[in-house]
């Protein structure tokens, strides 16, 4: 320098253009003499940042930033 592939919850990941979700972990409640473990309840997110497309974009189009691999 050239390609290629990722970026969504604290962490691992999921997601047909039409209300953003699992599993783990956090919280609070509940039980217990206290705690564990068990039930119960609660998403804790400007979906890396910005621009286009469309009634509507995490998802399509492109700049850019970051990682991770290839060529040279």
């Nucleotide at each position: 320098a050239g390609g290629g592939c990722c970026a969504u919850a604290g962490c691992u990941c999921a997601g047909a253009g039409g209300u953003a979700g699992a599993g783990c972990g956090g919280a609070a409640g509940u039980c217990u003499c206290c705690a564990a473990a068990g039930c119960u309840u609660c998403g804790c997110g400007u979906c890396g940042c910005g621009a286009g497309u469309u009634c509507a974009a995490g998802u399509c189009u492109u700049g850019c930033u970051g990682g991770c691999c290839c060529u040279g």

Transfer RNA from a Patescibacteria group bacterium, 72 nucleotides, folded computationally. The coordinates come from a structure-prediction model, not an experiment, and the mean pLDDT is 81. RNAcentral holds the sequence, with entries from ENA. Taxonomically the source falls in Bacteria candidate phyla (Bacteria). It matches the Rfam family "tRNA". Its family is annotated with triplet codon-amino acid adaptor activity in the Gene Ontology.